[in-house]
RNA sequence: AGAGUUUGAUCGUGGCUCAGAUUGAACGCUCUCGGGAUGCCUUACACAUGCAAGUCGAACGGCAUCACGGACUUCGGUCUGGUGGCGAGUGGCGAACGGGUCUGUCUUGUAUCGGAACGUGCCCAGUCUCGGGGGAUCUCUACGCGAAAGCGUCUCUCUUACCGCAUACGCCCUACGGGGGAAAGCAGGGGAUCGUCUGACCUUGCACUAUUGGAGCGGCCGAUAUCGGAUUCUCUCUUUGGUGGGGUCUCGGCUCACCAAGGCGACGAUCCGUCUCUGGUUUCUCUGGACGACCAGCCACACUGGGACUCUCUCACGGCCCAGACUCCUACGGGAGGCAGCAGUGGGGAAUUUUGGACAAUGGGGGAAACCCUCUUCCAGCCAUCCCGCGUGUGCGAUCUCUGCCUUCGGGUUGUCUCUCACUUUUGGCAGGAAAGAAACGUCAUGGGUUCUUACCCCGUCUCUCUCUCGGUACCUGCAGAAUCUGCACCGGCUCUCUACGUGCCAGCAGCCGCGGUCUUACGUCUGGUGCAAGCGUUCUUCGGAAUUACUGGGCGUCUCUCGUGCGCAGGCGGUUCGGAAAGAAAGAUGUCUCUUCCCAGAGCUUCUCUUUGGAACUGCAUUUUUCUCUACCGGGCUCUCUUGUGUCAGAGGGAGGUGGAAUUCCGCGUGUCUCAGUCUCUUGCGUCUAUAUGCGGAGGAACACCGAUGGCGAAGGCAGCCUCCUGGGAUCUCACUCUCGCUCAUGCACGAAAGCGUGGGGAGCAAACAGGAUUCUAUACCCUGGUCUUCCACGCCCAAAACGAUGUCAACUCUCUGUUGGGGCCUUCGGGCCUUGGUCUCGCAGCUCUCGCGUCUCUUUCUCCGCCUGGGGAGUACGGUCGCAAGAUUCUCUCUCAAAGGAAUUCUCGGGGACCCGCACAAGCGGUGGAUCUUGUGGAUUCUUUCGAUGCAACGCGAAAAACCUUACCUACCCUUCUCAUGUCUGGAAUGCCGAAGAGAUUUGGCAGUGCUCGCAAGAGAACCGGAACACAGGUGCUGCAUGGCUGUCGUCAGCUCGUGUCGUCUCUUGUUGGGUUCUGUCCCGCAACGAGCGCAACCCUUGUCAUUCUUUGCUACGAAAGGGCACUCUCUUCUCUCUGCCGGUCUCAAACCGGAGGAAGGUGGGGAUCUCGUCAAGUCCUCAUGGCCCUUAUGGGUCUGGCUUCACACGUCAUACAAUGGUCGGGACAGAGGGUCGCCAACCCGCGAGGGGGAGCCAAUCCCAGAAACCCGAUCGUCUUCCGGAUCGCAGUCUGCAACUCGACUGCGUCUCUUCGGAAUCGCUCUUCUUCGCGGAUCAGCAUGUCGCGGUCUAUACGUUCCCGGGUCUUGUACACACCGCCCGUCACACCAUGGGAGUGGGUUUUACCAGAAGUCUUUCUCCUCUCCGCAAGGGG
Repeated sequence: AGAGUUUGAUCGUGGCUCAGAUUGAACGCUCUCGGGAUGCCUUACACAUGCAAGUCGAACGGCAUCACGGACUUCGGUCUGGUGGCGAGUGGCGAACGGGUCUGUCUUGUAUCGGAACGUGCCCAGUCUCGGGGGAUCUCUACGCGAAAGCGUCUCUCUUACCGCAUACGCCCUACGGGGGAAAGCAGGGGAUCGUCUGACCUUGCACUAUUGGAGCGGCCGAUAUCGGAUUCUCUCUUUGGUGGGGUCUCGGCUCACCAAGGCGACGAUCCGUCUCUGGUUUCUCUGGACGACCAGCCACACUGGGACUCUCUCACGGCCCAGACUCCUACGGGAGGCAGCAGUGGGGAAUUUUGGACAAUGGGGGAAACCCUCUUCCAGCCAUCCCGCGUGUGCGAUCUCUGCCUUCGGGUUGUCUCUCACUUUUGGCAGGAAAGAAACGUCAUGGGUUCUUACCCCGUCUCUCUCUCGGUACCUGCAGAAUCUGCACCGGCUCUCUACGUGCCAGCAGCCGCGGUCUUACGUCUGGUGCAAGCGUUCUUCGGAAUUACUGGGCGUCUCUCGUGCGCAGGCGGUUCGGAAAGAAAGAUGUCUCUUCCCAGAGCUUCUCUUUGGAACUGCAUUUUUCUCUACCGGGCUCUCUUGUGUCAGAGGGAGGUGGAAUUCCGCGUGUCUCAGUCUCUUGCGUCUAUAUGCGGAGGAACACCGAUGGCGAAGGCAGCCUCCUGGGAUCUCACUCUCGCUCAUGCACGAAAGCGUGGGGAGCAAACAGGAUUCUAUACCCUGGUCUUCCACGCCCAAAACGAUGUCAACUCUCUGUUGGGGCCUUCGGGCCUUGGUCUCGCAGCUCUCGCGUCUCUUUCUCCGCCUGGGGAGUACGGUCGCAAGAUUCUCUCUCAAAGGAAUUCUCGGGGACCCGCACAAGCGGUGGAUCUUGUGGAUUCUUUCGAUGCAACGCGAAAAACCUUACCUACCCUUCUCAUGUCUGGAAUGCCGAAGAGAUUUGGCAGUGCUCGCAAGAGAACCGGAACACAGGUGCUGCAUGGCUGUCGUCAGCUCGUGUCGUCUCUUGUUGGGUUCUGUCCCGCAACGAGCGCAACCCUUGUCAUUCUUUGCUACGAAAGGGCACUCUCUUCUCUCUGCCGGUCUCAAACCGGAGGAAGGUGGGGAUCUCGUCAAGUCCUCAUGGCCCUUAUGGGUCUGGCUUCACACGUCAUACAAUGGUCGGGACAGAGGGUCGCCAACCCGCGAGGGGGAGCCAAUCCCAGAAACCCGAUCGUCUUCCGGAUCGCAGUCUGCAACUCGACUGCGUCUCUUCGGAAUCGCUCUUCUUCGCGGAUCAGCAUGUCGCGGUCUAUACGUUCCCGGGUCUUGUACACACCGCCCGUCACACCAUGGGAGUGGGUUUUACCAGAAGUCUUUCUCCUCUCCGCAAGGGG
């Protein structure tokens, strides 16, 4: 410091998510130790039990209890406060601290800084005292009531308890005359004096009274700061202030009486919700954000609510009273209690510890002190909850062992890891030693103070003694021994780290993107690895990243975002110059900012966490000093903003009232007839009662042609015939006036198109709704005929528009050019030119912008103020408020849900978008298919099986260039199991041939013959071949063509597809390849930020066409035939020639090229063929072949015999033959090309009606054969008929091939003669040697051809043309598509689920207002009753 995610890709916007740190945490797995911290965040829920506040006998009367002493004793005991001490009690101090919790409280609190009108026990310092009296009372005793708690009565009695008297001040009150007010003693010691012999007295200490001052503490007041909500805007009557009483420690409406009517509030009052606040903690570069556990300070609270008492201090956690809820005891009459103290229990919860030890230390209370009390505290216990530290060994060690995993089988990895050897002993175990934390108090001695004193007491120094929960702990030493100790998560990207197996959109994972549908680095497991480590991971919280609320530090033309427009109060901001002063501003100083924390440096625990010392810092607040003239303020000037005036000007600016013509419609009259109107076409409609048309006249309403214009005016909405009146604003010119008077504006006010609403008019045309007619699958539409509201006027509402320049307003600066509209000036040759100022367009510099674009009329550069935005949806919606007659407007959420939504631009695709071009694409024609019969293929059905594949064009006479068996992959049946076949090891034998038996056959079984080749003397060895045994393996037309190679189809022989360098652009990309011409062509030319190049096109190749030439036999032949000769012709073969827009004319940019012509066998690629760029269709093929993975292995392999692939209600495709006279049949006659042939083609001749048979010549082929081409020509016949057309089907008899012709071959003869009379919608081929028509040959093949591949013969018609259909190409345009229009996508419905609403109602809570009842208690007032006039000053006593 960033990263992932929207897209085919890009840039920017924008959200979501991640990596970091953090926690009082919890959960899962796991766990050696030590130190230091932390530990009910939830129910301020309820609490059993124990403890947490006592102490003082040196205040008191005393002596229940314990111990001791004494006296007595009947020896059992009794008595004695005498001593140590002390229960209960009176009294003093404390209990208001300490400890807990976070309920309440948004201010009566807290933080910081100040203030004045107060109080103060204990403490410190000072001053003055401490005299003399009195009456009660607790305990106790006695009696009584009650279950208990407790209570009552009689009698006695002490105090530092209580009350007077005296005295008293620098005390208090005062009307300045005066008045008032106190106390308490106790203990130690003591020379003289006195004594009632307890003491008085003196002294010391403590205590007490009064008073002054201080310290600390407390109470009160103020300023500033202190959460969210405006869908809370008004709140307040003791409220605000005054006067006077009262009250308080004190000021004060704190309270009361009277008087006044104030006070708070958009700088957010009041109300609602939520919440202790702070030092600080956490995060963070900083500013900030979130939080307020532990520790420290303040507040508040103590079962809930209320209340006072006492006190220096409380309205009191371990006090009281009342009410309430709950719990407990009870004899039912009545009582007791308050863990938010420490432990602990129940409950709640994801979740939080021991009913421990000690007062040794720190601190607190009491006391003169010893001492007592202390769950405050110090320690220990539990928990990996957090932080820090240590360890679980270290070194050497390659034969790279075993094991595990993977493997291309070679190896790799685990891995120096283990073993082995050497070493060490932290930690743990055992044993031994062993701290600091402790100083006081006390005591011996001594110095000083006090005192009359050597005593007592106090202070200092020294000696000695005593005191430790933790704990025999920390720490140190020794001993043995590698011995006692490693897990968790992750491994697709982000993000360090990968393989195998299992699973097969299942199981599952997931922080985001996403993964899983048979080869998952993403699921689960193993191996390996990576990261951290006594922990690791998950979940939760907070900050960061997020400049994603932007003060620092964002934006608003198109991505969310400028109010529809103006005026304008508050607010904010404000021209220029001089002077003053010191408010803001800046710098410094002082005070303060608890203890901590954070940071830096030391010190102490071995180190660290930790503790501690010092520093720095705490950027705050308050006070104060100085500086400057930037802002504000005060005073004086200036003139550019602003104001006013003078002259001039333009204008659909606004309001009111008049008035004009054209047109539509309607009415009246005339002329005049049959349609008119309307449409793509019709139909409704109008019209013989005279329409439309036309002439004249009239009525009424609305709107204003031409001018007229990216022209003018206005704030916007908006404004248009002409005239008059009233009126607002603007521009300009010269000089004056004025002198900051200005700008922007929340709330507010005004205006505000159209539609709509209310009342009343008006109503010609147009025209929602509605009606009818068309169109259509439908047509609640578009179209037509009608037609109401509305549109118009007046008045009043409404206030919403894509109210748009999608651009708030003011001001200033910043290159140009060309128009246009106003004003002014100068010059003029009178046409115009130049300058200036205001408005308004187009294009463009710089600059800006993500782009598009904007560009002096700014989206540039600055400035002022206002408004608005913060992912998409939900939603500008619900509720509430305000406005409105209503419709509605305005303000404006949440639950829930998604990972995107959106902007600009790019490249493809697509378009019932455009331009241009091409193709048998259409058109023009010829002939077919679709109807019939048959063939063949497919679907479907059937079957034991009908093997499999191909399925729009681009499957369907396709794989298959031949299914009777074989083929054959399928089915039935029967057999084989290392195999039919390959390789390797061992072993035997040559191989092989013949004969027999069983069986459907495969196969099984018996016998006979036979010994070979190479090397070697031999023994033997080897090669090939045939058997046997065991194991590795073979084998598979089994699956996946969506794992693949290869091959192929298709767009398409369409003209395209790309690259290098350079340029342009932020980038995707672009340019080149576009443009103007031209071409079959991205062919060529010209132009051009492009210049070149590649694959395609073309050409090179084959064939055919012309001439010439070579070669001659099997060819040809003029030699009569043959032989022989010849090579002119035909043909074969070889080598060449020719065609290049080369020439001429025309057109064009005088370029490419096109048109015409000549020459030529051939003319514009001469005609055909092969040749298919980059790619598309997950196109086809695992059954040609090859191949990954999976599957089968006595079977999904191998063998055999039959059968099937040939089935048949049906549907489709491709052919064949026809329906006839351009024909059929009969007879005669003529002309090809290209092929094939030795397991072959087969001649002549003979036989058969024929298929064919016999026969055997020739031919390994320019020689012989297949082989007689047919349409055609000539002649005859048939005469428009289901026929002498047509031939299906069937019967009989045959031929050939073959082991075999039944299922299931082809052919022949005779007989049989079905359906079809030119074919609906629709659809196919073809542009010249082509369609059509005619026959011939080959491959496959034993046989089988209407298929297919080739061959030649005969031989038409038509093309105006590119509007339309189909396909394609180029450019351009739109796009919300990119799986790309077979796209995307909207709404209802159905089903399921989630959340919510309505609902007859019902229950609870909070708050407000009014009223009723009202405990305890405080203050005050009044009244009544009883007793009594006795004592006392009074407290009180007595009755």
Annotation
Small-subunit ribosomal RNA from an uncultured bacterium, 1439 nucleotides, folded computationally. RNAcentral holds the sequence, with entries from ENA and SILVA. The prediction has a mean pLDDT of 80.